[in-house]
Context: one part of a larger RNA
RNA sequence: GGUAUACGGCGGAUGCCUUGGUACCAGAAGGCGAUGAAGGACGUGGUUAACUGCGAUAAGCCUCGGGGAGCCGUAAGCAGGCUUUGAUCCGGGGAUCUCCCAAUGGGGAAACCCACCCGAGUAAACCUCGGGUAUCCUGACCUCAAUACAUAGGGUCAGGAGGCGAAACGGGGGGAAUUGAAACAUCUUAGUACCCCCAGGAAGAGAAAGUAAUAACGAUUCCCUAAGUAGCGGCGAGCGAAAGGGGAUGAGCCCAAACGCAAGAGGUCUAAUAGCUGUCAGGCGUUGCCUCCUGCGCGUUGUGGGGCCUGAUAUCUCUUUGCUGACAAGAAGAGAGAGAGUUACAAAAUCACUCUCUAGCCCAAGUGAGCUUGGAAAACUCCACCAGAGCGGGUGAUAGUCCCUUAGGCGAAAGAGAUUGAUCUCUCGCUAUCAGGUUCCCGAGUAGCACGGGAUAAGUGAAGCCCUGUGUGAAACCGGGAGGACCACCUCCCAAGGCUAAAUACUAACUGGUAACCGAUAGUGAACUAGUACCGUGAGGGAAAGGUGAAAAGUACCCCGGAAGGGGAGUGAAAUAGUACCUGAAACCGUAUACCU
Numbered sequence: 001g002g003u004a005u006a007c008g009g010c011g012g013a014u015g016c017c018u019u020g021g022u023a024c025c026a027g028a029a030g031g032c033g034a035u036g037a038a039g040g041a042c043g044u045g046g047u048u049a050a051c052u053g054c055g056a057u058a059a060g061c062c063u064c065g066g067g068g069a070g071c072c073g074u075a076a077g078c079a080g081g082c083u084u085u086g087a088u089c090c091g092g093g094g095a096u097c098u099c100c101c102a103a104u105g106g107g108g109a110a111a112c113c114c115a116c117c118c119g120a121g122u123a124a125a126c127c128u129c130g131g132g133u134a135u136c137c138u139g140a141c142c143u144c145a146a147u148a149c150a151u152a153g154g155g156u157c158a159g160g161a162g163g164c165g166a167a168a169c170g171g172g173g174g175g176a177a178u179u180g181a182a183a184c185a186u187c188u189u190a191g192u193a194c195c196c197c198c199a200g201g202a203a204g205a206g207a208a209a210g211u212a213a214u215a216a217c218g219a220u221u222c223c224c225u226a227a228g229u230a231g232c233g234g235c236g237a238g239c240g241a242a243a244g245g246g247g248a249u250g251a252g253c254c255c256a257a258a259c260g261c262a263a264g265a266g267g268u269c270u271a272a273u274a275g276c277u278g279u280c281a282g283g284c285g286u287u288g289c290c291u292c293c294u295g296c297g298c299g300u301u302g303u304g305g306g307g308c309c310u311g312a313u314a315u316c317u318c319u320u321u322g323c324u325g326a327c328a329a330g331a332a333g334a335g336a337g338a339g340a341g342u343u344a345c346a347a348a349a350u351c352a353c354u355c356u357c358u359a360g361c362c363c364a365a366g367u368g369a370g371c372u373u374g375g376a377a378a379a380c381u382c383c384a385c386c387a388g389a390g391c392g393g394g395u396g397a398u399a400g401u402c403c404c405u406u407a408g409g410c411g412a413a414a415g416a417g418a419u420u421g422a423u424c425u426c427u428c429g430c431u432a433u434c435a436g437g438u439u440c441c442c443g444a445g446u447a448g449c450a451c452g453g454g455a456u457a458a459g460u461g462a463a464g465c466c467c468u469g470u471g472u473g474a475a476a477c478c479g480g481g482a483g484g485a486c487c488a489c490c491u492c493c494c495a496a497g498g499c500u501a502a503a504u505a506c507u508a509a510c511u512g513g514u515a516a517c518c519g520a521u522a523g524u525g526a527a528c529u530a531g532u533a534c535c536g537u538g539a540g541g542g543a544a545a546g547g548u549g550a551a552a553a554g555u556a557c558c559c560c561g562g563a564a565g566g567g568g569a570g571u572g573a574a575a576u577a578g579u580a581c582c583u584g585a586a587a588c589c590g591u592a593u594a595c596c597u
Base pairs, nucleotide, nucleotide: 001596002595003594004593005592006591007590008589009588015582016547017546020518021517022515023514024513025512026511027510029507030506031164032163039100040099041098042055043054044053046078047077050074051073061094062093063092064091065090066089070082071081072080105114106113107112115133116132117131118130119129120128121127135161136160137159138158139157140156141155142154143153169200170198171197172196173195174194180187184234210217211216221248222247223246224245225244231239232238252499253498254497255443259297260296261295262294264292265291266290267289268288272286275284276283277328278327279326280325281324282323302477304442305441306440307438308437309436310435311434312433313432314431315336316335317334318333319332320331321330337428338427339426340425341424349423350422351421352420354418355417356416357415358414360410361409362408366383367399368382369381370380372379384401385400386390392404393403394402448472449471450470451469452468453467454466479494480493481492482491483490534541535540554581557568558567559566560565
């Protein structure tokens, strides 16, 4: 020095465990914010470095409920307190809430600096305290230049906005390249990624100028199909419908205009000629007419609709009314009665029952036996019981009957939500329907056309339909658009205004559940003071680190040592379970013995 065996050290694999993760499902929710958010800084405890909670009222204050014996967070100790006059704790509501941050009095190198106005304290001042002072938009009012009226501008008051969040879902404005085409340019990737704007709990779309085809359907959205079809395509690579059919859902409405009434402004007419509902008689005296604008009524469609005029039909009762009287025909109001409604079609609120959520409560049956094992019984053997409960977890090993639960029931002072009903609100109730007449209205720089583009599955093609940058530019229901160039016939529809629930998409946070998901090099980066320590000027990057034992019973006392550490003693079932703590592999390092060299 090697090999072997035994015993150790170091080391932290493996096994077992789980406080933490992962994925999905269901419910509920889908926002917070100038009443100052999200996120922070700094404070705050008797003692306090960190986390948690809270805010100068600072691990808390008030109140209403729950609950019922202990409590003063993680987290021990010391010291000191609270509590059956109901604490701690849980839930509803409220108060306080420093400073920064949209940050908003001005500034600023965030958590700091400097002001002004009003008020209180003071005799007054200093000073302290309280309140206010940003910008933009909308509305109302005041004021006011060049410049006469006016306007710009200035000011006051009221209301609103701003920022954050889910890195998801939606609409819009912009918009790549790698790639594929086995190269590459049209094409593809792809209207994807990414950027910006704007929202909502969903968004967007939406009540036919539609789809069809000789038959018809009847808003939109989503799913299955039609169908990898019809088509498009350096006819390459590739791209790729729609109608129709079957389902989910189901809901329809309001303006503009014609016409009428009223208020205002401008113009016009000027003593009769228009007016004052009609006729007759009397009376009034610019009341008239036209245009514009505002409000209300009316009206909303394609077998065209509506307005205006005439006629007819259809509930009742009562009252009022016009310059005067009579007659006629109207107009207005009230009631009976009928109907609808807060998601559109108008709009605000209150109450009641019931239900749900935000704390909780009740809840059966063995603490049976055993010279069984054990440290410990829930194990084993024997004998019982409950079960609408033998899900799950805990308890010194594996417990239906020990504890928490579980099946099944019960419960709210306060706050929130939902259904229904009532109050309430609104409409109809002299407004509809029909017939005839009239030709007043029916969305204009629009439709269409030309050129250039985009979007439709569609690359200019025979290329329609839809959108529009430039130019041009209609018609008026005897009108207009569409049916894939275009023309005719036929058919369908009515643009150039608007609103609209549901079926659909998504899931950060909340509650509950599930798993042939992980089990500490796994699973989140993070089971632990984790987006921490640490690195970087910065954007940003980013760890390691779980396990004594049933219970600290965490080794009193003695000895060696300066200590660390150890030897006895003691605890414990176990200390080779001693906080460097379950198990404790290998590499690596030793001690002892045997053999070899």

A computed fold for a 597-nucleotide part of an RNA from a Bacteroidales bacterium, annotated as large-subunit ribosomal RNA, domain I. The RNAcentral record of the full RNA draws on ENA. Taxonomically the source falls in Bacteroidales (Bacteria, Pseudomonadati, Bacteroidota, Bacteroidia). Model confidence (mean pLDDT): 80 of 100. Its Rfam family is "Bacterial large subunit ribosomal RNA".